[in-house]
Molecule: transfer RNA
Organism: uncultured Bacteroidales bacterium
RNA sequence: GGGAAGUUCGUAUAGUGGUCAAUUACGGGAGACUGUAAAUCUCUUGCUUCGGCUUCGGUGGUUCGAAUCCAUCACUUCCCA
Numbered sequence: 001g002g003g004a005a006g007u008u009c010g011u012a013u014a015g016u017g018g019u020c021a022a023u024u025a026c027g028g029g030a031g032a033c034u035g036u037a038a039a040u041c042u043c044u045u046g047c048u049u050c051g052g053c054u055u056c057g058g059u060g061g062u063u064c065g066a067a068u069c070c071a072u073c074a075c076u077u078c079c080c081a
Base pairs, nucleotide, nucleotide: 001080002079003078004077005076006075007074010026011025012024018064027045028044029043030042031041032040046053047052057073058072059071060070061069
């Protein structure tokens, strides 16, 4: 330089244009169990005044409606040279 794939809650991952603050696991928090702990189990884990609000790399666009489609920029990985 050319080509391909990717970027999602603390981490890793799933995610048909309307069901989505969005799956699962780990980690964190609370509780149950236990003599203590580990293991196991339950609940919870963006913010919140619990009504809502904002969010899927950045920006812009399409659409009544975008994590999802399009453009561009940035970054990561792989392949070729």